[in-house]
RNA sequence: GCCACUGUGUUGGAAUUGGUAGACAAACUUGACUCAAAAUCAAGCGCCGCAAGGCGUGCCGGUUCGAGUCCGGCCAGUGGCA
Numbered sequence: 001g002c003c004a005c006u007g008u009g010u011u012g013g014a015a016u017u018g019g020u021a022g023a024c025a026a027a028c029u030u031g032a033c034u035c036a037a038a039a040u041c042a043a044g045c046g047c048c049g050c051a052a053g054g055c056g057u058g059c060c061g062g063u064u065c066g067a068g069u070c071c072g073g074c075c076a077g078u079g080g081c082a
């Protein structure tokens, strides 16, 4: 230099043919239980906001009524070729 694949909350990891982003799990928080803890159970758990509401899939654009998904460029990582 060329080619392929990957990039989603705190973490792992889903999302069908483009149609509610984050299912499910872990971690964490609060409560119950306990003398206390562990285990177990319940609720919560991306960001901004008092709220209503808004934003959010590596970054910037495009297509579309609608994009994590399709198209272009860029960045990062992994692998292959030279």
Base pairs, nucleotide, nucleotide: 001081002080003079004078005077006076007075010026011025012024019065028044029043030042031041032040046055047054048053058074059073060072061071062070

Background: The RNA shown here (transfer RNA) has 82 nucleotides and comes from Acholeplasmatales bacterium DTU056. Its Rfam family is "tRNA". Its family is annotated with triplet codon-amino acid adaptor activity in the Gene Ontology. The coordinates come from a structure-prediction model, not an experiment, and the mean pLDDT is 82.